[in-house]
Context: one part of a larger RNA
RNA sequence: AGCAUGCGGGGGAUGUCUUGGCGUCCAGAGGCGAUGAAGGACGUGGGAGCCUGCGAUAAGCCCAGGGGAGCUGGCAACCAAGCUGUGAUCCUGGGAUCUCCGAAUGGGGAAACCCGCCCGAUGAGGGCAUCCAGGUCUGAAUGCAUAGGGCCUGGAGGCGAACCUGGGGAACUGAAACAUCUUAGUACCCAGAGGAAAAGAAAGAGACAUCGAUUCCGUCAGUAGCGGCGAGCGAACGCGGAAGAGCCCAAACCUCGCCCGUCCACCUUGGACAUGUCGGCGGUUUCUGGCCGGAGGGAAGGCUGGAGGCCGAGGACGUGUUUGAGGUGGACGGGCGGGGGGUUGCGGACGCCCAGAAGGGCACAUCCAAGUCCGACGUGAACCGGCUGGAAAAGCCGGGCCAGAGAAGGUGAGAGCCCUGUAGCGAAGGAUGCGGAUGGCCCGGGCGAUCCAGAGUAGCACGGAGCUCGUGGAACUCCGUGUGAAGCAGGGCGGACCACCGCCCAAGGCUAAAUACUCCUGGACGACCGAUAGUGGACGAGUAAGGUGACUGAAAGAUGAAAAGUCCCCCGACAAGGGGAGUGAAAAGAACCUGAAACCGCAUGCUU
Numbered sequence: 001a002g003c004a005u006g007c008g009g010g011g012g013a014u015g016u017c018u019u020g021g022c023g024u025c026c027a028g029a030g031g032c033g034a035u036g037a038a039g040g041a042c043g044u045g046g047g048a049g050c051c052u053g054c055g056a057u058a059a060g061c062c063c064a065g066g067g068g069a070g071c072u073g074g075c076a077a078c079c080a081a082g083c084u085g086u087g088a089u090c091c092u093g094g095g096a097u098c099u100c101c102g103a104a105u106g107g108g109g110a111a112a113c114c115c116g117c118c119c120g121a122u123g124a125g126g127g128c129a130u131c132c133a134g135g136u137c138u139g140a141a142u143g144c145a146u147a148g149g150g151c152c153u154g155g156a157g158g159c160g161a162a163c164c165u166g167g168g169g170a171a172c173u174g175a176a177a178c179a180u181c182u183u184a185g186u187a188c189c190c191a192g193a194g195g196a197a198a199a200g201a202a203a204g205a206g207a208c209a210u211c212g213a214u215u216c217c218g219u220c221a222g223u224a225g226c227g228g229c230g231a232g233c234g235a236a237c238g239c240g241g242a243a244g245a246g247c248c249c250a251a252a253c254c255u256c257g258c259c260c261g262u263c264c265a266c267c268u269u270g271g272a273c274a275u276g277u278c279g280g281c282g283g284u285u286u287c288u289g290g291c292c293g294g295a296g297g298g299a300a301g302g303c304u305g306g307a308g309g310c311c312g313a314g315g316a317c318g319u320g321u322u323u324g325a326g327g328u329g330g331a332c333g334g335g336c337g338g339g340g341g342g343u344u345g346c347g348g349a350c351g352c353c354c355a356g357a358a359g360g361g362c363a364c365a366u367c368c369a370a371g372u373c374c375g376a377c378g379u380g381a382a383c384c385g386g387c388u389g390g391a392a393a394a395g396c397c398g399g400g401c402c403a404g405a406g407a408a409g410g411u412g413a414g415a416g417c418c419c420u421g422u423a424g425c426g427a428a429g430g431a432u433g434c435g436g437a438u439g440g441c442c443c444g445g446g447c448g449a450u451c452c453a454g455a456g457u458a459g460c461a462c463g464g465a466g467c468u469c470g471u472g473g474a475a476c477u478c479c480g481u482g483u484g485a486a487g488c489a490g491g492g493c494g495g496a497c498c499a500c501c502g503c504c505c506a507a508g509g510c511u512a513a514a515u516a517c518u519c520c521u522g523g524a525c526g527a528c529c530g531a532u533a534g535u536g537g538a539c540g541a542g543u544a545a546g547g548u549g550a551c552u553g554a555a556a557g558a559u560g561a562a563a564a565g566u567c568c569c570c571c572g573a574c575a576a577g578g579g580g581a582g583u584g585a586a587a588a589g590a591a592c593c594u595g596a597a598a599c600c601g602c603a604u605g606c607u608u
């Protein structure tokens, strides 16, 4: 050093277990949010780290119901201080409080912070975002208006697992390369809605026979077809089922209200023209009075009157003609709004005629209501003795009992009768609701000239898309650009197109059920897992840790029936660890059930 055996260390496989997962079925629920959500930050306990709960009223406050002896949440003991038959803790329902961030909404912002304004008392408290809709007040350029602005009321906003509809929309890949094609209208992004959504009451399908809204399943059928006729894609009719439900507008016509236009009548008021009357004004002129003027007479001149002629402009009133504005009323025409009417493949309006009742229907509203379900919780039968054992009240032996209950779990080993429960019964209140009542609403026939029956629509051309259909002989449906009908003697379709024949009525709308899904709640079940499994997560897990970040993302379960968790002694450093002693059925001694292997020792034997 090797081999072997024994005894250990180390390690944590295996076995057993399960608090956690996974799946299926049934039922429920299918939303929460400006009355501030989801999700968080920070606080909150007598001593308080994390979790849970809660919010400055902070493991809680109030009320009602349940419950009935203990309680002050968990890890998790301990100390302190308390509560409780005046019914606590606990459970259910309702209410109050509910810091700060977050749609976050007074403004800002590097979330949980900073800074304002108004009312109010400087307080408490309340209010102040944006957008949309309605109403109302105001109101530019610019007269009327409009834009804009102010105020009031209501709504929205954000979050949420999948399912749904719509708007956009790949590539890897396959074609053994690759471009049409495929992957695929998939993934993904955006918008919106509901408990479902969407679709839906034939301008259908089909074939010369017919069917009779939509949706879903099976089949038809991998058929007919499409296809670098490659890869591949792939119906429909029909048949069998699930479910079952049909309706309402627009228009014609009638009526009411408002507005506009035209005409007529009346009233009020204005303009133009003509004319009459009245009174004044300006210019010019004739006659005339008074006064001043002047040394006297007188004159020029000045001031102030009266009467008249001519010219000019204008005023008031009246009459006539004409024209405009406003108001009232009426007629007609047009527009808008409300009500009635009407809704179909032949119908309706309108006119006339008949009947106007019986019966039936309803997805509407209210009320009653069988039954079913949920529901804190309550009630809820029946066992003893012996043996082994640490322990049996569960095993064994013996003898009993209950059962609408022998589901399950727990209890010192395996319990119908020990505990919790289980079957059954009950419970405030609630949900659903067969069915019923009342109200409301709906449902005729005949003949006719005329009127109505969805327009930038249908169609067509060009460019695309969807259908099994890849431009093809390419219909049909939808979109873009352009063009652009008919109007019931009308129009669309039946796979180019035409004819015959047949089917249907577009260009408005609503509509349960059968169908899809499961973040979530309750129950039951499993030839599902059993700690490298099953969720990533059985444990303070989306944690620790990593990353600038988007994001990535673990490991880690088990003493014992019960802590009875080793008083005391010894070695040691007042250790660690060990030796006694004690507990226990057993040290199983907390690095704790079992305790494999690798690996490392010690002892003995053999070999070299």
Base pairs, nucleotide, nucleotide: 001607002606003605004604005603006602007601008600009599015593016558017557020529021528022526023525024524025523026522027521028520029518030517031159032158039101040100041099042055043054044053046079047078049075050074051073061095062094063093064092065091066090070083071082072081106115107114108113116128117127118126119125130156131155132154133153134152135151136150137149138148163194164192165191166190167189168188174181178228204211205210215242216241217240218239219238225233226232246510247509248508249454253340254339255338256337257336258335259334260333261332262331263330264329265328266327267326268325269324270323271322272321273320274319275318276317277316278315281312282311283310284309285308286307287306288305289304290303291302292301345488347452348451349450350448351447352446353445354444359443360442361441362440364439365438366437367436368435371432372431373430374429377426378425379424383399384398385397386396387395400417401416402406408420409419410418459483460482461481462480463479464478465477466476469495490505491504492503493502494501545552546551565592568580569579570578571577